[in-house]
RNA sequence: CUUAUCAAGAGUGGCUGAGGGACAGGCCCUAUGACGCCCGGCAACCGGAAGUAUUUACGGUGCUAAAUCCUACAAGAUUUAUAUCUUGAAAGAUGAG
Numbered sequence: 001c002u003u004a005u006c007a008a009g010a011g012u013g014g015c016u017g018a019g020g021g022a023c024a025g026g027c028c029c030u031a032u033g034a035c036g037c038c039c040g041g042c043a044a045c046c047g048g049a050a051g052u053a054u055u056u057a058c059g060g061u062g063c064u065a066a067a068u069c070c071u072a073c074a075a076g077a078u079u080u081a082u083a084u085c086u087u088g089a090a091a092g093a094u095g096a097g
Base pairs, nucleotide, nucleotide: 001097002096003095004094005093006092011039013038014037015036019029020028021027024071025070026069040064041063042062044061045060046059047058048056049055068091073088074087075086076085077084078083
């Protein structure tokens, strides 16, 4: 850079000890223990096995609060307006190339 997916799923464990949810705003999680590591778990992609319906967690990644937590930009609908809703884009994440 291209492409596919992103409303499903997954811990009452151990160590550590103050931040975390990408960025901005919001809203949240957190000493009843965050982040991280280990173990456990899940099964999205690729591979393997089996053989067309799927199955398996064996290998390589990944994931394991909240829809990618929500919004941001554009179009449309409702509304006096604030605002709300829908669709798409952008940005981001993961896999494969």
The RNA shown here (SAM riboswitch aptamer (S box leader)) has 97 nucleotides and comes from uncultured Peptostreptococcus sp. Its Rfam family is "SAM riboswitch aptamer (S box leader)". About the family: The SAM riboswitch is found upstream of a number of genes which code for proteins involved in methionine or cysteine biosynthesis in Gram-positive bacteria. Lineage of the source: Bacteria > Clostridia > Peptostreptococcales > Peptostreptococcaceae > Peptostreptococcus. Model confidence (mean pLDDT): 79 of 100.